About this RNA: Model confidence (mean pLDDT): 80 of 100. Predicted 3D model of a 147-nucleotide RNA (FMN riboswitch aptamer (RFN element)) from Acetatifactor muris. The organism belongs to Acetatifactor, within Bacteria. The RNAcentral record of the sequence draws on MGnify.
[in-house]
RNA sequence: UUCUUCGGGGUCGGGUGCAAUUCCCUACUGGCGGUAUAGUCCGCGACCUGUGACGGAAGAGGGCAGAUGUUCUGUUGUUUUGCCUGCCUGUCACAGCUGACUCGGUGAAACUCCGGGACCAACAGUAAAGUCUGGAUGAAAGAAGAA
Repeated sequence: UUCUUCGGGGUCGGGUGCAAUUCCCUACUGGCGGUAUAGUCCGCGACCUGUGACGGAAGAGGGCAGAUGUUCUGUUGUUUUGCCUGCCUGUCACAGCUGACUCGGUGAAACUCCGGGACCAACAGUAAAGUCUGGAUGAAAGAAGAA
């Protein structure tokens, strides 16, 4: 460098109610790399937003100029004749956003191990969701193997 494969888990039970796996009690889960073994430290990915570049679809939107019909003038109609621009969508890059921890013990070293007590978990749907349904049999940080 090329190819292949892998690469996210989880509400048992009960209460209220017309209805809640969403509220209440309780239960359960924890991507990747670093480091004394990490959901909470440092960094990354995915989700979301913005900007730029390169395309795709459409030629249905808007504006300007030209031509032409009507007309006293103006307004207005038509027209791929040309130009500018918006909307939808894909890829890449960059930026933003992106939740949460303490005490004690051991030790050379641990907010990572042991013990105690806490806390957090995107967006849409719906009786209010970390766990249901959906984007997603997706994608990715990465890991393994082969040449």